Predicted 3D model of a 1475-nucleotide RNA (small-subunit ribosomal RNA) from a Candidatus Shapirobacteria bacterium.

């Protein structure tokens, strides 16, 4: 100085926490969908290293040659035409200048291109040494003499062709010889070999040639490090590793051979198998890192598939050559020909990638002495928005805030100064013309005109941005949570914003958030995670002192890390992109010098760590032998008689053939009561009667030793419960299986009888468990108190005490850590050392391959496909066939009843043209409805009417007010028709009315799941909450929990709580005494009765008894007593907390939305709600003698009465009626029963009962058939107390009696009130139901009507196996075996032929792997709104659960052995806290 680190959403009712998924950024050689003005700069087959028509891409040199051509020019001859001049033609020879096929040189090994191969014969970085090198640069020396060829060219001759043979004869800077020969070459050395070309030019030179020697540039070889994944690849190698001899080569080397050793690599990953060019660099990231390698630079490899050499200074050669293959073309079939991974182009494949263009003007390159030719390298131009930059679509004004959309609560908002409409500009656009030069372009100077130019995603929430309409879990949306089932801000469309802008979005693919692999920088008691335990190799770590050395570190120079690119600065295009030029840190890697504190190496002491040695002592330590008592079974024998055994109850079984039981005695096998204690030992697994051997530890002490010998520990070993498994032995119990009996819908379980493996020994395997402290070994350091075990020393008379050292335990209030729960010196604290493990749930500890195992089976251990959650802790409910406590007519004690019969009412069903409609578990069914003959009335039928039965208003007609009566028709509304009457006025009109049109009306039509209001229920249950404070990381808790009371969260005490609110209670209202006052219509009385208004009652007094209480006490219940009308809330009432049922109701009322508008509105008339085979509610009368019946006789209270309640008289058997007095009521009327007395019936279907009928009558009312109520007479059914099962009641109640009123004309077995007459019971909370508090589990929160397992049944997805089979790629053995080098024989002028060997591409056979592909059919898995069987888990889930192992069963599963506790309840035993 400069650069620099963000998070949300999703698991739940709610938290924290693991932990996964997903988003926001950033990038690309992209591609898609829409859309698209201009410029500059890049970049553009990522797929088939598929096959490619065409044209180009490497030539060039006449100043190396010999020639042919054309043109010029110069003579001389010759030929034709012409008289001649003179014109033409061809030859030969000079000269000139051009071009060529060929011989000769140089180049073609670069430059372009691709990324097949290739995990090292490669790259990168740093270094070697045994090596070559045309063209350049510099130096020394040289170039002399000859001489054979052969191409072109001529002649024959073969072939469709391509080309090729034989003959002839020629040049060179071709080639050969001879000669010279240095500081070449070979060789110890003597010696010996070994070169050259000339060309242009008058000429001066120049540029060629040869032999050296030296540079530089460039190659070629070689080491060291480094550079991917996998061990489900663990053992690889015969030229393999090393010598020696030879060969080969530019050059080291098994490079290659022959003969010798037997070596080399390899857990620091060899050898295999997959997948890759690599590096500069690019993306990204705060940074480590992580990913990728297009363009561009540097290296590698390749050239249709192999293979090979030649040639050359270079090659085993992209536009060369030979051979095999494949595949393409051309053919006369005989036989050639070709290789775009070169630059355009075409085909194929693909989501996808360009012109068959211009110049060689520039850079640069190959020839050439030079001009100059070649150059698809490269300059440029065309195509693509592919990318990155820059411009632009206008600026300035303009409110009546227009039209016009969109929304509306109708006022208005909003697009919006945004348009229109003035002025201005001219970037780009159009179009004209110019200089320069270099293929393309840039530039320049005019002219016209706001013209020619904006879209895309998106709008729940993460995320910036909303609203209408349509659609109704349908159509669609989604990145993730999730939207949609009639009010969607999530589809779908406008309208509006919002965000980027010639582009915007999707999708792929990377980085990144992601600390989700943790080196920076993670974790393993319960979330995923410590191995069953020990013993130890390699490795990793490592005590104290000296001295050395200088690898580790550190430091100092120096050299390297190509260019570009990144940074920093200048600069150059108007600016940016982009180009250009300077500069530098940091770090890597060599090499030289220092430093030595700490690690390493060496050396040499120490004794602390370790370990030996004395003594003592400890233990259910191990291994082996022998040995005992109880009990069990079983045999025998004897007493004995009918049972026994077992369960919840039972039965299977045993027993009169004598059992159970008791008694003697015998035999076998396995376990060892008490001691026994969360004591001991062991490394774990385990280990308990006694005695000996034997073996091995661990602990105090205390000498003396060795001298760091230590710790951890991959690989490997040992040990390892129970179950199983092999032989062979035992076999008393107990018991998988397995049979019976029971339970059960069934019961392949639980329960009961039997009963075999097997338990038990000895050999051998087998290696798993909840092998858990769910805690890995080791070592140091950090508060307390306590039991307890082993020891040592001190005191003490014992008991004991106190103090050191080893273990086993508890509590914990330090600290500390932890998501909590909890650990806390026995760490889950703080630090080290090593190891082992773990990375979201399911598939799955499965498959496959391997390795072990007799087998079961173990170890090692994926993957496709699927989810968005799966888990740990803990809160707060809710629930348990968990546990305390507590309440209620909940049970229970008692009374009367319902279910059974008739009937009434209401519901369900059926029925119908309606049987209008709602309610419908408790909390629907004598409910709405406190009253359906018409109306009510919503339904049906059928008739009638459209501004309407009723409302507001405005138009037009104007016409009349208006309204009353009356006739006809009609079933009525309604239709026609007459008549009677004549508003007001300021004369403008007002109001009314009436007809016509239009707005509107009108609906018991839907939706109580849109809604207000109101009600039901838990529950008159005692509960719900807030505020401050405290505690918890939170969610939450405390308070409100505890005790003890109470009908009560009532009230004390105690408490991190103090307080307070809405519920209780109380305050209101009836009634009970009393009192004061008033006194009509009641009474004539200290009264009684009505009103008005007071008093009383409050645990206030006295006595016991329990609790409580260290005293004194308090408190607090319970019982009794006094006084008193009442006594423990004195009886009843209204009162109903937060809520919780989408509880009820759009049909009482209100209302959003919707739906009808000559009908779903409205009027009417008749029917219907009343129907009847049943089924259920809830009454009402019965069944009779506590009755009936008649006659006689007394007593309420509360209410109603003027369209009315009706006395009295009288008529009538009565219902009733006729007359009528009183009463707007303490005045008058309605108005009593049961019960009392007395007679008759005498237990019967009756003199219970009264249904159902039949006759005659009364009453309302328009009107009583459907379809009312009442009377009288007569008829005279079930019914003889009612099953399973249920209902109300705790006192003035139940029962029983009646009486009133409400609707209402009329209609009461209902419902509301009212009184008379009046019981019996309650031992208590075990049980049933509901509730309330604390508390425990919990996989539940729609909360047990819940979750959820597993088999079968459908449907689909993807891997696995598998008889086969189809293909690829390696290598191995053996056959054959081209060209080519090599090597042999003959041959030739000649490495010229020919011919053989040996090797080998390619091919072919064959056997064993290894990858992929298909594959009947098996067997498991996932996944899927309503299948099917059962209930396995979760609460003690109804037999705790679960782990391992072994039988078994439709399925979940059962049972057996051993083991966990990650079990609930109760008690007992330990132990621990506590004044």
């Nucleotide at each position: 100085u400069a650069c620099u680190a963000a998070g949300a959403g999703u698991u739940u009712g709610a938290u924290c926490g693991u932990g996964g998924c997903u988003c926001a950024g950033g990038g690309u050689g992209a591609a898609c969908g829409c859309u698209g003005g201009c410029g500059g700069u890049g970049u553009g087959c990522c797929u088939a290293a598929g096959a490619c028509a065409u044209g180009c891409a490497a030539g060039u040199u006449g100043a190396a040659c010999g020639g042919u051509c054309c043109c010029g020019a110069u003579g001389a001859u010759c030929c034709c035409c012409g008289c001649a001049a003179g014109g033409g033609g061809g030859c030969u020879a000079u000269c000139g200048g051009g071009a060529c096929a060929g011989u000769g040189g140089c180049g073609a090994a670069c430059g372009g291109g691709u990324g097949a191969g290739u995990a090292a014969u490669g790259g990168a970085u740093a270094g070697g040494a045994a090596c070559g090198u045309a063209c350049c640069u510099c130096c020394c020396a040289g170039a002399g003499g000859g001489a054979c060829a052969u191409a072109g060219c001529c002649c024959c001759g073969c072939g469709a062709a391509a080309g090729c043979g034989g003959g002839g004869g020629u040049a060179a800077u071709u080639u050969c010889c001879c000669a010279u020969a240095u500081u070449c070459c070979c060789g110890c050395a003597a010696g010996g070999g070994g070169a050259a070309a000339g060309a242009u030019g008058c000429a001066a030179a120049u540029c060629a040639c040869u032999g050296g020697a030296a540079g530089a540039g460039c190659g070629g070889c070689c080491u060291a490090u480094u550079u991917g994944c996998u061990a489900c690849c663990a053992g690889c190698u015969a030229g393999u590793u090393g010598g020696u001899g030879g060969g080969g080569u530019a050059a080291u080397g098994g490079c290659c051979u022959a003969c010798c050793a037997a070596g080399g690599c390899g857990a620091u990953g060899a050898c295999g198998g997959c997948u890759a060019a690599c590096g500069g660099c690019u993306c990204u990231u705060a940074g480590c890192g992580g990913a990728g390698a297009g363009u561009c630079c540097g290296u590698c490899a390749c050239a249709a598939u192999g293979g090979g050499a030649c040639u050359g200074a270079g090659a085993c050669a992209c536009g060369g050559c030979c051979c095999a293959u494949a595949c393409a073309c051309c053919u006369a079939c005989g036989g050639g020909u070709g290789g775009c991974a070169g630059c355009a182009g075409u085909u194929a494949g693909g989501a996808a990638u360009u012109u068959u263009g211009c110049g060689c003007a520039a850079u640069g390159g190959a020839c050439g002495a030079a001009a100059g030719u070649c150059u698809g390298a490269c300059g440029c131009a065309g195509c693509g928005a592919c990318a990155c930059c820059g411009c632009g679509u206008g600026g300035a004004g303009g409110a009546u805030g227009a039209c016009a959309g969109c929304c509306c609560u109708c006022g208005g908002g909003u697009u919006g100064u945004a348009a229109a409409c003035u002025c201005c500009u001219u970037u780009u656009c159009u179009u004209u013309g110019a200089u320069a030069u270099u293929a393309c372009u840039u530039u320049c100077a005019g002219a016209g005109g706001a013209a020619u130019a904006a879209g895309u995603a998106g709008c729940u929430a993460c995320u910036a941005a909303c609203u209408a309409c349509g659609u109704g879990c349908c159509a669609g949306c989604a990145g993730u949570c999730g939207c949609g089932g009639u009010a969607a801000u999530a589809c779908g469309u406008a309208g509006g914003c919002u965000a980027c802008a010639a582009g915007c979005g999707u999708u792929a693919c990377c980085c990144g958030g992601u600390u989700u692999u943790a080196u920076u920088g993670g974790g393993u008691g319960u979330a995923a995670a410590g191995g069953g335990u020990c013993u130890g190799u390699a490795g990793g770590u490592g005590g104290u002192u000296u001295u050395u050395u200088a690898a580790g570190u550190c430091u100092u120079g120096u050299u390297u890390c190509a260019a570009a690119g990144a940074c920093u600065c200048c600069g150059a295009c108007u600016c940016a992109a982009u180009c250009g030029g300077a500069g530098g840190a940091a770090g890597g890697g060599g090499c030289a010098g220092g430093a030595u504190a700490c690690u390493g190496g060496g050396a040499a002491a120490c004794u602390a760590g370790a370990g030996u040695u004395g003594u003592a002592u400890c233990g259910g330590a191990g291994u082996u032998a022998c040995u005992g008592g109880a009990a069990u079974u079983u045999g025998u024998a004897g007493u004995g008689u009918a049972g026994g055994g077992g369960u919840a109850a039972a039965a299977u079984c045993c027993g009169u053939g004598g059992a159970u039981a008791c008694u003697a005695c015998a035999a076998a096998g396995a376990a060892c009561a008490c001691c026994a204690a969360g004591c001991g030992c062991g490394a774990a697994g385990g280990c308990g009667g006694g005695u000996a051997a034997c073996u091995a530890g661990g602990u105090a002490u205390u000498u003396a030793c060795u001298g760091a010998c230590a710790c951890u520990u991959a690989a490997a070993g040992a040990c390892g419960a129970a179950a199983g498994c092999u032989a062979g032995g035992g076999g008393a119990u107990c018991a998988a299986a397995u049979c019976a009996g029971a339970u059960u819908a069934g019961a392949g379980a639980c329960c009961u009888g039997a009963g075999u493996a097997g338990u038990c020994c000895u050999a051998g395997c087998c290696g798993u468990a909840a092998a858990c402290u769910a805690u890995g070994u080791c070592u140091g350091u950090u508060a307390a108190u306590u039991u307890u075990u082993c020891u040592c020393g001190g005191c003490u008379u014992u008991u004991g005490c106190c103090g050191g050292g080893g273990g086993a335990g508890g509590u914990g209030u330090a600290a500390g850590c932890u998501a909590a729960c909890g650990c806390g010196u026995u760490a889950a604290a703080c630090a080290g050392a090593c190891c082992a493990c773990c990375u979201g749930g399911g598939g799955a500890g499965u498959a496959u391959a391997g390795c072990c195992g007799c087998a079961a089976g173990g170890c090692c251990g994926a993957a496709a496909c699927u989810c968005a959650a799966a888990c740990g802790a803990a809160u707060u409910g809710g629930c348990g066939g968990g546990g305390a406590g507590g309440c209620g007519c909940a049970c229970a004690a008692c009374c009367a009843g319902u279910g059974g019969a008739g009937c009434a009412u209401g519901u369900g069903g059926u029925u119908c043209a309606a049987u209008u409609c709602g309610a419908u578990a408790c909390u629907a069914a004598g409910c709405g409805a406190u009253g359906a003959a018409c109306c009510u009335u919503a339904c049906c039928u059928g008739g009638g009417u459209u501004u309407g039965a009723a409302a507001u208003c405005c138009u037009g007609c104007u016409g009349c007010a208006a309204g009353c009566c009356c006739g006809c028709a009609g079933a009525a509304a309604c239709g026609c028709g007459g008549g009677c009457c004549c508003c007001c006025u300021u004369c403008g009109a007002g109001g009314g009315u009436g007809c016509a049109g239009g707005a509107c009306a009108g609906g018991u039509g839907u939706u109580g799941c849109a809604u207000g209001g109101c009600u039901g229920u838990c529950g008159u249950c005692a509960g719900c909450u807030c505020g401050u404070g405290a505690c918890g990381u939170g969610a939450g808790u405390u308070g409100u929990u505890c005790u003890c009371u109470u009908a009560a969260g009532u009230g004390a005490g105690g408490u991190a709580a103090c307080g307070a609110g809405c519920g209780c209670a109380a305050c209101c209202c009836c009634c009970a005494u009393c009192c004061g006052g008033u006194g009509u219509u009641a009474c004539u009385g200290u009264g009684u009765c009505a009103c008005c208004g007071g008093a009383g009652a409050c645990u206030g007094c006295c006595c016991a008894g329990c609790a409580u209480u260290a005293u004194u006490u308090u408190u607090g219940u319970u019982g009794g007593g006094a006084g008193g009308a009442a006594g423990g809330a004195g009886g009843g009432g209204a009162c109903g907390a937060c809520g919780u049922c989408a509880a009820g109701u759009c049909a009482g009322c209100a209302u959003g939305a919707u739906c009808c508008u000559u009908a779903u509105g409205u009027c009417c008339a008749g029917g219907g709600c009343u129907a009847c085979a049943c089924a259920c509610a809830u009454c009402c009368u019965a069944c009779a003698a506590u009755g009936g019946g008649c006659u006689u006789u007394a007593c309420a209270a509360a209410g109603g009465g003027u369209u009315g309640c009706u006395a009295a008289a009288c008529c009538g058997c009565g219902a009733g009626g006729u007359c009528a007095a009183g009463c707007u009521a303490a005045u008058c009327c309605c108005u009593a029963a049961a019960a009392g007395a007395g007679c008759c019936c005498c237990c019967a279907g009756u003199u219970g009962g009264g249904a159902c009928u039949g006759c005659a009558g009364g009453c309302u009312g328009a009107a009583a058939c459907u379809c009312g109520c009442c009377u009288g007479c007569a008829c005279g059914a079930a019914c003889u107390c009612g099953g399973a099962a249920u209902u109300g009641g705790u006192a003035g109640u139940a029962a029983u009696c009646g009486c009133a009123c409400a609707u209402c004309a009329g209609c009461a077995g209902c419902g509301u009130g009212c009184g008379g007459u009046g019981a019996a019971u309650a031992c208590g909370u075990u049980c049933u139901c509901g509730c309330c508090u604390c508390u425990u589990g919990c996989a539940c929160a729609c909360a047990c009507u819940g979750c959820c397992c597993g088999u079968c049944a459908a449907a689909u997805c993807a891997g696995c196996a598998a008889a086969g089979u189809u293909g690829a790629a390696g290598g191995u053995a053996c056959c054959c075996a081209a060209a080519a080098c090599u090597u042999c024989c003959g041959u030739u002028u000649a490495u010229u032929c020919g011919g053989g060997a040996a090797c080998u591409a390619a091919g072919g056979u064959a056997a064993a792997g290894u990858c992929a592909g298909c594959g009947a059919u098996g067997a498991g898995g996932g996944u899927u709104a309503a299948g099917u069987c059962g209930u396995a888990a979760c609460a003690a889930g109804g037999u705790a659960u679960c782990c391992g192992u072994a039988c078994u069963g439709g399925a979940a599963g059962g049972u057996g052995c051993g083991g966990a506790u990650g079990g609930a309840u109760c008690a007992c035993c330990u132990c621990c806290u506590u004044u």

The prediction has a mean pLDDT of 82. NCBI's taxonomy places the organism under Bacteria, Bacteria candidate phyla, Candidatus Shapironibacteriota.